Background: RNAcentral holds the full RNA, with entries from ENA and SILVA. Predicted 3D model of a 484-nucleotide part of an RNA (small-subunit ribosomal RNA, 3' major domain) from Candidatus Schekmanbacteria bacterium RIFCSPLOWO2_02_FULL_38_14.
[in-house]
Context: one part of a larger RNA
RNA sequence: UGACGGGGGCCCGCACAAGCGGUGGAGCAUGUGGUUUAAUUCGACGCAACGCGAAGAACCUUACCUGGGUUUGACAUCUCCCUAAUUCCUGAGAAAUCAGGAAGUGCCUUGCAAAAGGAGUGGGAAGACAGGUGCUGCAUGGCUGUCGUCAGCUCGUGUCGUGAGAUGUUGGGUUAAGUCCCGCAACGAGCGCAACCCUUACUCUUAGUUGCCAAACCCCGAAAGGGGAGGAACUCUAAGAGAACUGCCGGCGAUAAGUCGGAGGAAGGUGGGGAUGACGUCAAGUCCUCAUGGCCUUUAUAUCCAGGGCUACACACGUGCUACAAUGGCUGGUACAGAGGGUAGCAAACUCGCGAGAGGAAGCCAAUCCCAUAAAACCAGUCUCAGUUCGGAUUGGAGUCUGCAACUCGACUCCAUGAAGUUGGAAUCGCUAGUAAUCGUGGAUCAGCACGCCACGGUGAAUACAGUUCCCGGGCCUUGUACA
Numbered sequence: 001u002g003a004c005g006g007g008g009g010c011c012c013g014c015a016c017a018a019g020c021g022g023u024g025g026a027g028c029a030u031g032u033g034g035u036u037u038a039a040u041u042c043g044a045c046g047c048a049a050c051g052c053g054a055a056g057a058a059c060c061u062u063a064c065c066u067g068g069g070u071u072u073g074a075c076a077u078c079u080c081c082c083u084a085a086u087u088c089c090u091g092a093g094a095a096a097u098c099a100g101g102a103a104g105u106g107c108c109u110u111g112c113a114a115a116a117g118g119a120g121u122g123g124g125a126a127g128a129c130a131g132g133u134g135c136u137g138c139a140u141g142g143c144u145g146u147c148g149u150c151a152g153c154u155c156g157u158g159u160c161g162u163g164a165g166a167u168g169u170u171g172g173g174u175u176a177a178g179u180c181c182c183g184c185a186a187c188g189a190g191c192g193c194a195a196c197c198c199u200u201a202c203u204c205u206u207a208g209u210u211g212c213c214a215a216a217c218c219c220c221g222a223a224a225g226g227g228g229a230g231g232a233a234c235u236c237u238a239a240g241a242g243a244a245c246u247g248c249c250g251g252c253g254a255u256a257a258g259u260c261g262g263a264g265g266a267a268g269g270u271g272g273g274g275a276u277g278a279c280g281u282c283a284a285g286u287c288c289u290c291a292u293g294g295c296c297u298u299u300a301u302a303u304c305c306a307g308g309g310c311u312a313c314a315c316a317c318g319u320g321c322u323a324c325a326a327u328g329g330c331u332g333g334u335a336c337a338g339a340g341g342g343u344a345g346c347a348a349a350c351u352c353g354c355g356a357g358a359g360g361a362a363g364c365c366a367a368u369c370c371c372a373u374a375a376a377a378c379c380a381g382u383c384u385c386a387g388u389u390c391g392g393a394u395u396g397g398a399g400u401c402u403g404c405a406a407c408u409c410g411a412c413u414c415c416a417u418g419a420a421g422u423u424g425g426a427a428u429c430g431c432u433a434g435u436a437a438u439c440g441u442g443g444a445u446c447a448g449c450a451c452g453c454c455a456c457g458g459u460g461a462a463u464a465c466a467g468u469u470c471c472c473g474g475g476c477c478u479u480g481u482a483c484a
Stems, first nucleotide, its partner, number of pairs: 001484002003481003007478007015468002019431005026322008034313002042053002064308007073129001077128002079125004086103007107118004131297002134295003140291002142286003145282001147280001152191006158167003171182003197274004202242007212231002217228004245268001248262005324424001328383006340371003345364002350359003390421001395416007437459007
């Protein structure tokens, strides 16, 4: 100087407390361990691995296993020889592949032509070499997680100390903040904080189609309303501008920084949300994104193909979904979003089917058309506390769709079946406001496959003592130390 302490002081954080809802019990989904297996490919392991890499394993993917093949190779460059490229057919085979047949003669240069040369493509030969998701993340780059959006981490000059170092950065206040003020052997500065950026909340200006429709006009209509013409008000869209700064008033304070209350205001003290992650820590993660040193392999640890596996199942754990019901289930009626996506695409009306869906094809490269009925909510009826009209697992049968192909191993529909489950031990998690809870909608990936992920809106709480004793994590000062 640090680190540590079941030392002290001060202070923060959904850390506790105050509340609301969960997990832990059930069924299922999904990941992991274990076990099994020919193989169940690999990685990730406290927080910070376990709905993680994987934004989507039937084949492919695929790295694993079994079997069948190839050896200058599936891919790149170079040398030589042959050849248009290419298309089609037959046979063997699970395919890879092997054998055979047919058609086909292009482009550029020279040349009258014949022909020659060249480019490109394909085939063959030999070797230089290719290849490796093989090992090492403890050889590395890059990227990432984490402490932590915590308020810290340092430097120059000066001064002090023999020196390691100290000072500055400590102290008194204050702040979300090493934020600011005051003081001070320090004076300044840098990386962080804040601001600048995006979005949201208010207003104005400009613009007005595909968006809007207030008033007046015409048509249809009994009316509601619709269409036309028109309008530029309103909504909205998207470009610019304004607005918030403790600016104003009062109290407190050291007359400071600031803090408390108030006014005005759409918004008030960082307005809400996002992006943004200092010096560093964990030899943290990744050699299977990529790049790369070294090592290993080279008729195999490379490569092609078929089938299988990654989907196994006495069990254990994590993360979720659905429930156990009446604040509910079922039936009928009625209303209100936002944000997205669409041409190898989204697909309306209409018809058929109980339905998944099929037929059909208008429109749309989209403020125009489509996906697309939002659902909870509300109104009416029914059920009357039951393992039930709760719950939907499981199983049988019949189907639909995608796709060469749904057996291993897809999703969905209909009929039947109707399991566990009556609110969950010890323990444990999230959340402070348009939040939790609850309700649906869209998107990426994607032929198909979502209870996951990402985004969107609807309804919409409770509580927090002007609390910090305690648990956890962190910051500053100080103290002890047989630690470095």
The organism belongs to Candidatus Schekmaniibacteriota, within Bacteria.